Annotation
A computed fold for a 72-nucleotide RNA from a Caldifarciminota bacterium, annotated as transfer RNA. Its mean pLDDT, the model's own confidence on a scale to 100, is 83. Its Rfam family is "tRNA". The same sequence occurs in records of 2 taxa.

[in-house]
């Protein structure tokens, strides 16, 4: 330099173009003599960044940044 893959909650990951979710963590409550475990509820997101297409973009297109793999 070329090609491919990944980037979404604190962490690990989902999400047919139509309100962004789950598990873990954290907080509150229940349970227990207390803790842990269990159960119920809750907080938490400029979907890496910048544009474009569309009535509507995490999703499609272009550019760009970081990481991984391969080729040279």
């Nucleotide at each position: 330099g070329c090609g491919g893959g990944a980037g979404u909650a604190a962490c690990u990951c989902a999400a047919g173009g139509g309100u962004a979710g789950a598990g873990u963590c954290c907080c509150u409550g229940c349970u227990u003599c207390c803790c842990a475990a269990g159960c119920a509820g809750g907080u938490g997101g400029u979907u890496g960044c910048g544009g474009g297409u569309u009535c509507g973009a995490g999703u499609c297109c272009c550019g760009u940044c970081u990481c991984c793999c391969g080729c040279u």